[in-house]
Two RNAs folded together computationally: RNase P RNA and transfer RNA, 422 nucleotides in total. The prediction has a mean pLDDT of 80. Rfam match: Bacterial RNase P class A. By type it is a ribozyme. Gene Ontology terms of the family: dimeric ribonuclease P complex, tRNA processing and ribonuclease P activity.

RNA sequence: CGAGCCCGUCGGACGGCCGCGGUCGCGAGACCGAGGAAAGUCCGGACUUCACAGGGCAUGGUGCUGGGUAACACCCAGGCGGGGUGACCCGACGGAAAGUGCAGCAGAAAGCAAACCGCCGAUGGCCCGCAUUGCGGGGACAGGCAAGGGUGAAACGGUGAGGUAAGAGCUCACCAGCGCCCCGGGCGACCGGGACGGCUUGGCAAACCCCACCCGGAGCAAGGCCAAACAGGGACGCCGGUGGCCCGCCGAUCAAGUCCCGGGUAGGCCGCACGAGCGCACCGGCAACGAUGCGCCCAGAUGGAUGGUCGUCCACGACAGAAUCCGGCUUACAGAUGGGCUCGCAGA
RNA sequence: GCCCCGGUAGCCCAACUGGUAGAGGCAGUCGGCUUAAAACCGAUCCAGUGCGGGUUCGAGCCCCGCCCGGGGUA
Numbered sequence: 001c002g003a004g005c006c007c008g009u010c011g012g013a014c015g016g017c018c019g020c021g022g023u024c025g026c027g028a029g030a031c032c033g034a035g036g037a038a039a040g041u042c043c044g045g046a047c048u049u050c051a052c053a054g055g056g057c058a059u060g061g062u063g064c065u066g067g068g069u070a071a072c073a074c075c076c077a078g079g080c081g082g083g084g085u086g087a088c089c090c091g092a093c094g095g096a097a098a099g100u101g102c103a104g105c106a107g108a109a110a111g112c113a114a115a116c117c118g119c120c121g122a123u124g125g126c127c128c129g130c131a132u133u134g135c136g137g138g139g140a141c142a143g144g145c146a147a148g149g150g151u152g153a154a155a156c157g158g159u160g161a162g163g164u165a166a167g168a169g170c171u172c173a174c175c176a177g178c179g180c181c182c183c184g185g186g187c188g189a190c191c192g193g194g195a196c197g198g199c200u201u202g203g204c205a206a207a208c209c210c211c212a213c214c215c216g217g218a219g220c221a222a223g224g225c226c227a228a229a230c231a232g233g234g235a236c237g238c239c240g241g242u243g244g245c246c247c248g249c250c251g252a253u254c255a256a257g258u259c260c261c262g263g264g265u266a267g268g269c270c271g272c273a274c275g276a277g278c279g280c281a282c283c284g285g286c287a288a289c290g291a292u293g294c295g296c297c298c299a300g301a302u303g304g305a306u307g308g309u310c311g312u313c314c315a316c317g318a319c320a321g322a323a324u325c326c327g328g329c330u331u332a333c334a335g336a337u338g339g340g341c342u343c344g345c346a347g348a
Numbered sequence: 349g350c351c352c353c354g355g356u357a358g359c360c361c362a363a364c365u366g367g368u369a370g371a372g373g374c375a376g377u378c379g380g381c382u383u384a385a386a387a388c389c390g391a392u393c394c395a396g397u398g399c400g401g402g403u404u405c406g407a408g409c410c411c412c413g414c415c416c417g418g419g420g421u422a
Base pairs, nucleotide, nucleotide: 001344002343003342004341005340006339007338008337009336010335012313013312014311015310016309017308018307020033021032022031023030024029035319039330040329042328043327044326045325046324047219048218049217050216054247055246056245057244060214061213062212063211064078065077066076067075068074079093080091081090082089083088094210095209099208100207101204102203116149117148118145119144120143123142124141126139127138128136129135130134157175158174159173160172161171162170176200178197179196181194182193183192184191185190223270224269225268226267232261233260234259235258236257239251240250241249277296278295279294280293281292283290284289314317349421350420351419352418353417354416355415358374359373360372367405376392377391378390379389380388398414399413400412401411402410
């Protein structure tokens, strides 16, 4: 210099005037006023209510190990597998020798073996020749084989040697894989080494399923209070909270409840913003994170507030805007910028 | 705001337990019938299943993430 990888930060700045929402104040006025995603509503919680949410089954979810956390499908560290020259990245990553099931077409055969072309025909039988208790040859039957060809996404280890009629883990050597045992390291996933075994027991669990762990329902339009208005009628009638089911608990047990029709209201307040809060320092920890100290207060609307204008400056400003709150994930995003690292080329 | 459901030819809709990747109707085009047209009869055309990934030998179907549309709730 070029190409790249990882972790972050910001996302117009400053000032004047006017305006809008909120809090405080008698008032003048003072202070505060969208985001990294406020978004999608995909997970996890808080909160409210129904039992302070209890037991079992079913359903659903999660799925290498250890840790973090209020919790998680998130995060950190590690293991294993895959990709990259590398920095580094990706992984729904428990179980297929528990059981059931699936594999169209092609192909001989699709999970337990099987034979279309092919190879052989040692053994037994048939035919022919020599010529005779035998020898040789060819064809081919019974039969043997799975090396080669061919089909397929996938065909029951690979290479070499021995062996054989031809072959084959049939035997042997090496390699790959599996099971089991022992030794060592690690909390563990797992790793390293050694011995033995049969030679090989394939794929799919984002198919049912098995194993381990987790999970009660509804959601701030939850829920509570105040005010205003009105007209009742019918059905069910022992059940309701309770939701897929059963149990249990609580309430109610003859006037409450549920449903339907009809009538009325279309207002206000709380919930509602001090919180698993933010910043800095220091300590523990590889880290995620946690402990301590100090400092700070940071939107709260309910037709729903962030804008307009002027001045200076630049790189002329992307995606987009709270609605109960918080932790994540995912998705969108013009541009600017900090740190660490890798590879290639060149120079000293 | 919160909670649900759906997406397959131009339109309406099938597709079994995942198996040739897609059936049918209406519409369109052509031909027949008719004086001409409608109806009717015959033939034909039109999709790669909203988009992007993944699992699988194989995906409309199973899983994940987006996009679009619809419904309920005081």